This is a predicted structure of a 349-nucleotide part of an RNA (small-subunit ribosomal RNA, central domain) from an uncultured prokaryote.
Context: one part of a larger RNA
RNA sequence: CUGGGCGUAAAGCGCGCGUAGGCGGCCUGAUAAGUUGGAUGUGAAAGCCCCGGGCUCAACCUGGGAACUGCAUUCGAUACUGGCAAACUAGAGUAUAGAAGAGGCAAGUGGAAUUCCAGGUGUAGCGGUGAAAUGCGUAGAUAUCUGGAGGAACAUCAGUGGCGAAGGCGACUUGCUGGUCUAAUACUGACGCUGAGGAGCGAAAGCGUGGGGAGCAAACGGGAUUAGAUACCCCGGUAGUCCACGCCGUAAAUGAUGUCUACUAGCCGUUGGGUUCCUUGAGGACUUAGUGGCGCAGUUAAUGCAUUAAGUAGACCGCCUGGGGAGUACGGCCGCAAGGUUAAAACUC
Numbered sequence: 001c002u003g004g005g006c007g008u009a010a011a012g013c014g015c016g017c018g019u020a021g022g023c024g025g026c027c028u029g030a031u032a033a034g035u036u037g038g039a040u041g042u043g044a045a046a047g048c049c050c051c052g053g054g055c056u057c058a059a060c061c062u063g064g065g066a067a068c069u070g071c072a073u074u075c076g077a078u079a080c081u082g083g084c085a086a087a088c089u090a091g092a093g094u095a096u097a098g099a100a101g102a103g104g105c106a107a108g109u110g111g112a113a114u115u116c117c118a119g120g121u122g123u124a125g126c127g128g129u130g131a132a133a134u135g136c137g138u139a140g141a142u143a144u145c146u147g148g149a150g151g152a153a154c155a156u157c158a159g160u161g162g163c164g165a166a167g168g169c170g171a172c173u174u175g176c177u178g179g180u181c182u183a184a185u186a187c188u189g190a191c192g193c194u195g196a197g198g199a200g201c202g203a204a205a206g207c208g209u210g211g212g213g214a215g216c217a218a219a220c221g222g223g224a225u226u227a228g229a230u231a232c233c234c235c236g237g238u239a240g241u242c243c244a245c246g247c248c249g250u251a252a253a254u255g256a257u258g259u260c261u262a263c264u265a266g267c268c269g270u271u272g273g274g275u276u277c278c279u280u281g282a283g284g285a286c287u288u289a290g291u292g293g294c295g296c297a298g299u300u301a302a303u304g305c306a307u308u309a310a311g312u313a314g315a316c317c318g319c320c321u322g323g324g325g326a327g328u329a330c331g332g333c334c335g336c337a338a339g340g341u342u343a344a345a346a347c348u349c
Base pairs, nucleotide, nucleotide: 003321004320005319006318007303008302012317014201015200017198021194022193023192025088028085029084031082033081034080035077036076037075038074039073040072041071042070049065050064051063052062053061054060091191092188093187094186095185096183097182098181099180103177104176105175106174107173108172109171110154115149116148117147118146119145120144121143125136126135162169163168206247207246208245209244210243211242215241216240220236221235222234223233258316259315260314261313262312263311266294267293268292269291270290271289272288273287274286275285276284277283278281298305299304322349323348324347331342332341333340334339
């Protein structure tokens, strides 16, 4: 390189957008670049291959043929592919009318609870554990009532429920805003799919500057446990967790399953629409977009998957190629740093 692969054995980029490129619906005409047929020229000789000849044979030498699968020119063919012109509506999109939703951003508001502060009542314990102790408390704690402060999170509803490309999103109200679905018509007329580079988004932790700080809590201190206990348990407790702006760019970023399209038995639930039937009921039937459970064919090493495919095919991208060394070293690029990304070899089994 070819081949074979990528749920779990090595292997799907965390996710979408999109450049180049690759691929691309249906009809007609014309073109003839690809494609295809003929002719001509060329494709040196030697060699290889075939048929002969010469050294006694052979190696070797030699005659002829074939081949040289290619290239150029020219004359044709026109199904397919391409470029050109014109048309179409089944892909894609737009308009109209509806629908559901923790989709996003900003501002405002609310109640429960924890903690703290002030005051009242009240007295000796509270707290914690397997048991204790550290700790708090006669300077009046815990408990209880009233008032106040402040921060963070939003019980029930809540659901293999919903929304989002993924990360993710859950009190309420308002404003701005993205996407999706349904029905029926009208319109545009292939405007599409994928997508190397690229640029964007991207949990948590971490970093920078400035705020904030109730609870929780790495580090740290103390008490226990223990042979020890740099832990598990307990009492404290700082970064952090929160906000604004800017970085970081990674996760078992998982469905461990790339995106798009078409096709291939069913049954049962559930969410959002629509149509329809009556015995108008928390009703039935059909349809569509999601989301679950089972299951046939098929597939798979098995497990399993099975119209939400891991089945049958097509288009495009990414990735894998024995284990360790190693996702490391060196170099490059990025970053304030932490580090990220790209990514070997010796050696060894």

RNAcentral holds the full RNA, with entries from ENA. Its mean pLDDT, the model's own confidence on a scale to 100, is 90.